The RNA shown here (Lysine riboswitch aptamer) has 171 nucleotides and comes from Alkalibacterium sp. MB6. Rfam family: Lysine riboswitch aptamer. Rfam links the family to the GO term lysine biosynthetic process. From the family's description: Riboswitches are metabolite binding domains within certain messenger RNAs that serve as precision sensors for their corresponding targets. The literature on the family includes a 2003 paper in Cell by Mandal et al., "Riboswitches Control Fundamental Biochemical Pathways in Bacillus subtilis and Other Bacteria". Its mean pLDDT, the model's own confidence on a scale to 100, is 77. The sequence was found by an Rfam model in a public genome assembly.
């Protein structure tokens, strides 16, 4: 006179992320329900139980009545930049249910993803919307290395990166 490393604060990535409210669309002239006809024994989510059913269930046709949820778009607004989104199995519950299984949501733990876009397959879905998973492609931001250096190439990941500051740190 400094470094590695650690802490604090503030930022940047852009069709950037998420929440809330409202409106319209779609769901759908569909589900449920009612009436008539056909028809004739089972139906009820996978099982049990229970319930319904010859006073005609289920199914089909006609007519009447007639939704909703999840998801997406637009506008406004709020919080932000692991914003957030997923996977996994288990736990503890709670709800959808009378029980079990299964599914969904919430919490915990752990793992993955820098970001958006396009596209193929698969899953969910009414859907050609959208979401998710696994790949591919270019684009973009960041850091490292290299080069023929204001650009290009390769590679890595957000516990990162940049800026300031503090400790380190006063012989």
């Nucleotide at each position: 006179a400094a470094a590695a490393a650690a802490g604090a604060u503030a930022g940047a990535g852009g069709c950037g992320c998420g929440g809330a409210a409202a409106a319209a669309a779609a769901g759908a002239g569909u589900c449920c329900c009612c009436a008539u006809c056909u028809g004739g024994a089972g139906g009820u989510a996978g099982g049990c139980a229970g319930c319904c059913g010859a006073u005609g269930a289920c199914a089909g046709a006609u007519g009447g009545u007639a939704a909703a949820a999840g998801g997406g778009u637009u506008u406004u607004u709020c919080g932000c930049c692991g914003a957030a989104g997923g996977g996994u199995a288990a736990g503890u519950u709670g709800a959808g249910u009378g029980c079990c299984a299964g599914c969904u949501c919430a919490c915990u733990a752990u793992c993955c993803u820098g970001g958006g876009c396009a596209u193929a397959c698969g899953u969910u879905g009414a859907a050609u919307a959208a979401a998710c998973g696994u790949g591919u492609g270019a684009c973009u931001g960041u850091c490292a290395c290299g080069c023929u250096u204001a650009g290009c190439g390769u590679g890595g990941a957000g516990g990162a990166c940049u800026a300031u500051u503090c400790u380190g740190a006063g012989a």